[in-house]
Molecule: c-di-GMP-I riboswitch aptamer
Organism: Cohnella nanjingensis
RNA sequence: UAUCGAUAAGGGCAAACCCGCUCGAAAGACGGGGACGCAAAGCUUCAGGCCUACAGGAUAAAUCCCAGGGUAGCUGAGCCGCCGAA
Numbered sequence: 001u002a003u004c005g006a007u008a009a010g011g012g013c014a015a016a017c018c019c020g021c022u023c024g025a026a027a028g029a030c031g032g033g034g035a036c037g038c039a040a041a042g043c044u045u046c047a048g049g050c051c052u053a054c055a056g057g058a059u060a061a062a063u064c065c066c067a068g069g070g071u072a073g074c075u076g077a078g079c080c081g082c083c084g085a086a
Stems, first nucleotide, its partner, number of pairs: 004084002012038002017033004022029002036073001042079003046076003049071003056065003
């Protein structure tokens, strides 16, 4: 240094849920509280999956299709990174 991840050490992040004169059509994001958990639960939508459907299209209607939206705590991939037992 790489691989690897311990009953190590110092720490980190923050699920569900609640609140909001916040943003959004929604999914969801953001802020505060709160911890289910996480060795990358740090960052990036490149590929796939999943969620939503304003607008658009179809339909007599109910409704259906659709990502320019979202999810990095869905998987893979890329980049950076604390510590050092076996």